[in-house]
RNA sequence: AGAUCAACCCAAGCGCCUGCCCUCGCGAGUCGCGAGGUGACGAGGAAGAGGGACUAUCGAACAGUCGGCGGGUGCCCUCUCGGCCGCUCACGGUCGUUACGGGGUUGGGCAAAGCCCGGGAGCGAUCCCGGGGACAAAGCCACUCCGAGUGAGGCG
Numbered sequence: 001a002g003a004u005c006a007a008c009c010c011a012a013g014c015g016c017c018u019g020c021c022c023u024c025g026c027g028a029g030u031c032g033c034g035a036g037g038u039g040a041c042g043a044g045g046a047a048g049a050g051g052g053a054c055u056a057u058c059g060a061a062c063a064g065u066c067g068g069c070g071g072g073u074g075c076c077c078u079c080u081c082g083g084c085c086g087c088u089c090a091c092g093g094u095c096g097u098u099a100c101g102g103g104g105u106u107g108g109g110c111a112a113a114g115c116c117c118g119g120g121a122g123c124g125a126u127c128c129c130g131g132g133g134a135c136a137a138a139g140c141c142a143c144u145c146c147g148a149g150u151g152a153g154g155c156g
Base pairs, nucleotide, nucleotide: 014070015069016068017067019066021037022036023035024034025033026032027031041059042058043057047080048079049078050077051076052075081096082095083094084093085092086155087154088152089151090150091149100147101146102145103144104143106142107141108140115132116131117130118129119128120127121126
C1' cells in the first nucleotide's frame, strides 16, 4: 500500500412493537399455533451547563398517519457566554450570532407523500427505485399599528 472478513457509524419528526388490523402456512365451528407485514408525508426547529413537567411547532393526505413504549433540537427555572435596548458600566428587559416583543393586512417565497407512468423484490400482506405534473401552513421577508429601560459617567 492492497485485498478479504467482522464490529461501530451511516436514526432526532427519530427509533421500537407484547395489542388491534393485514398476509401466508398448518390445524380447526367463528378460533388456535407458527412465520411475516403495516405501524407519520414533508416544512420548521440546537449558544453552553444543570434541573423540571409534558399528548413539544406547522400544515399536507385521509390509506388506521389505530393503539402503545422509548427518545427528542420545543416550553419553564437557575447559572455562564454573547447581541440588542445611541456609547461605557451596573441592574433590568428581550433574544441567540439572520441575536426586541405583540397585533393586523394584502403580498412574496418554499415541501414530500398522496396521484399518474414505468421498473425491481416477495406466494402474499407489503416494500424499494426512477420519471411526470401539482398543491400547504408556521417560521421568514415586505408593509403597517402598538409597546420597548433605570441610574451614574463621559461623548455626540
A computed fold for a 156-nucleotide RNA from an Acidimicrobiia bacterium, annotated as glmS glucosamine-6-phosphate activated ribozyme aptamer. The sequence was found by an Rfam model in a public genome assembly. Rfam family: glmS glucosamine-6-phosphate activated ribozyme aptamer. Rfam links the family to the GO terms catalytic activity and regulation of gene expression. The family's RNA type in Rfam is riboswitch. The coordinates come from a structure-prediction model, not an experiment, and the mean pLDDT is 79.